The RNA shown here (Glycine riboswitch aptamer) has 89 nucleotides and comes from a marine sediment metagenome. The prediction has a mean pLDDT of 83. Rfam family: Glycine riboswitch aptamer. The family is grouped with related families in Rfam's "Glycine riboswitch clan". Rfam describes the family as follows. This family represents the bacterial glycine riboswitch.
[in-house]
């Protein structure tokens, strides 16, 4: 440094509309189901940007900073990072 297991682990619309499906007290309503569209947001998977500095005119160059492509905005899952244990280089 990498992998595995266990534990902890934040932020932001359970938003609006349409279609389908299911349910019900059926011309309306509900759904924590699927798809599509819309606007608003989050940063702690991943990705991208650069300060000092180093070489020399252009390159290298960090992040928890910045961007928000990706991802995410009930729960679940995921989750940087931290602790413990085991394995590998």
């Nucleotide at each position: 440094c990498c992998c595995u297991g266990c534990a902890g682990g934040a932020g932001a619309g359970a938003c609006c509309g349409g279609c389908a499906c299911g349910g019900c007290u059926u011309u309306g309503c509900c759904g924590a189901u699927g798809c599509c569209g819309g606007c608003g947001c989050c940063g702690a998977a991943g990705g991208a940007g650069c300060a000092a500095c180093g070489g020399c005119c252009c390159c290298g160059g960090a992040a928890a900073c910045u961007c928000u492509c990706a991802g995410g905005c009930a729960a679940a899952a995921g989750g940087a990072c931290c602790g413990c244990a085991g394995g590998g280089g």